[in-house]
Context: one part of a larger RNA
C1' cells in the first nucleotide's frame, strides 16, 4: 500500500475560529480538459499465444502471424465531472418582531453563618472520640446578649430544569456584550460542508510579582489506634484556596460515542415559543418548530447496549488505530521561570 476498524476490546485531537486542500444545490447556453467513439503513427528483439517447420520425440532452436493495458497525433459526441456565461430559491446568511436563559465582562449591594476583638450576664467546666488523650479554660472559657472587623461562600427556590463550542456558569441591582430560539413577510441568491498547518479558549493543581487571608487545609507537629501506623480518627497548623496582571497547557478535559446534510414506526414526561379549540383567566384538548430525558418498530451489536439527541441507512471532510511489557519512556527537535508539556523510537522479552 490494499484491506478491517476507533461507546466498553488498540483507536474520535480536550474545544472552537479559520488558510490551503478535499467535496458540494435547482436550470439554460457555450466550451471540451477529465470521460467515450473512430482513424493513423508508435508500441526494438528475444518471451507469451496461434500456424508452419528442424533436431527419431520432446524439452530446445528456426519461419510467419496475431496480441500488446499504454502514449502521441487527429477527427466526432456532450450525458456526467470540470470550466465560462446567464437565471433560480430550496441550502446558507440578512433585516424586522417577540420572548426564554447560573453565557460572558466590569461595578455596586445584601442576607445567614464560622472566626477574631470589645463590653454586660454568669460559673466550671468545654471540646472531642468507638473510648479516649492532646487542646481550650478561674488571668474566667464553653454558654448566652449588645456591639464591632474581616474573608470567604451565596440556604430556601432548584428540577430527571436552563445557558454555554469545550473547559464550564447559580443572592440581588445597574452597564458593556456573545449566542440560540419562534414568527409573519421583505431581501442577497450556492454565499455551503469540513478543515492538515496556523491561531485562539481551556477545570484542577502548580509557577512569577504584589495584595489578601474568616473558613477549610497538602506539608508539618501532636495525641490516639496498631506488633508497627511515615495512614483512616482527634487536636492544632503553612503553603494553597481568594483578588490583580502574567505563566503553565494538562484531566476517568467522558455521551469513555469528530463534525456536517439526507433518510428510516411510535409512546410518554420536561423547557423555549406559535397555531386551532375552548373559555373570556391562565387550564384541559389538537397541532407546528427547537431543546433535553425516559420506553422501545425495524435496523444494527461479540455481548451489553444502540435505536428520529443512532452505536439503523448512506454521501462529505478531518483525526486516530494495526500484540503485551520496554514506553508515553530515551535521543532529537519545539515551547516553558520552573513543574514539566508537545512530537516519539530501539535494542531485549513474552
Nucleotide at each position: 500500500c490494499u484491506g478491517g476498524g476507533c461507546g466498553u476490546a488498540a483507536a474520535g485531537c480536550g474545544c472552537g475560529u479559520g488558510u490551503g486542500g478535499g467535496c458540494g444545490g435547482g436550470u439554460u447556453g457555450g466550451c471540451a480538459a477529465g470521460c467515450g467513439a473512430g482513424a493513423u503513427g508508435u508500441g526494438a528483439a528475444a518471451g507469451c499465444c496461434c500456424u508452419c517447420g528442424g533436431c527419431u520425440c520432446a524439452a530446445c532452436c528456426g519461419a510467419g502471424g496475431a496480441a500488446g493495458u499504454g502514449c502521441a497525433u487527429u477527427u466526432c459526441g456532450a450525458a456526467c465531472u470540470g470550466c465560462u456565461a446567464g437565471c433560480c430559491u430550496u441550502g446558507a446568511g440578512u433585516g424586522c418582531g417577540g420572548g426564554a436563559g447560573a453565557g460572558g465582562g466590569a461595578g455596586g449591594u445584601a442576607g445567614a453563618a464560622u472566626u477574631c476583638c470589645c463590653g454586660g450576664u454568669g460559673u466550671a467546666g468545654a471540646g472531642g472520640u468507638g473510648a479516649a488523650a492532646u487542646u481550650c479554660g478561674u488571668a474566667g472559657a464553653u454558654a448566652u446578649c449588645g456591639g464591632g472587623a474581616g474573608g470567604a461562600a451565596u440556604a430556601c427556590c432548584g428540577g430527571u430544569g436552563g445557558c454555554g463550542a469545550a473547559g464550564g456558569c447559580g443572592g440581588c441591582c445597574u452597564c458593556c456584550u456573545g449566542g440560540a430560539c419562534c414568527g409573519a413577510c421583505a431581501c442577497u441568491g450556492a454565499c455551503g460542508c469540513u478543515g492538515g498547518g496556523a491561531c485562539g479558549c481551556g477545570a484542577a493543581a502548580g509557577c512569577g510579582u504584589g495584595g489578601g487571608g474568616a473558613g477549610c487545609a497538602a506539608a508539618c507537629a501532636g495525641g490516639a489506634u496498631u506488633a508497627g501506623a511515615u495512614a483512616c480518627c482527634c487536636u492544632g497548623g503553612u503553603a494553597g484556596u481568594c483578588c490583580a496582571c502574567g505563566c503553565c497547557g494538562u484531566a476517568a478535559a467522558c455521551g469513555a460515542u469528530g463534525g456536517g446534510c439526507a433518510c428510516u414506526a411510535g409512546g410518554u414526561g420536561u423547557c423555549g415559543u406559535g397555531g386551532g379549540u375552548a373559555u373570556u383567566g391562565a387550564c384541559c384538548c389538537c397541532u407546528g418548530c427547537g431543546g433535553u430525558g425516559c420506553c422501545g418498530a425495524a435496523g444494527c451489536u461479540a455481548a451489553c447496549g444502540c435505536g428520529u439527541u443512532a452505536a439503523g441507512u448512506g454521501c462529505c471532510c478531518c483525526g486516530c488505530c494495526u500484540g503485551g511489557g520496554g514506553a508515553g519512556u530515551a535521543c532529537g527537535g519545539c515551547c516553558g521561570c520552573a513543574a514539566g508539556g508537545c512530537u516519539a523510537a530501539a535494542a531485549c522479552u513474552c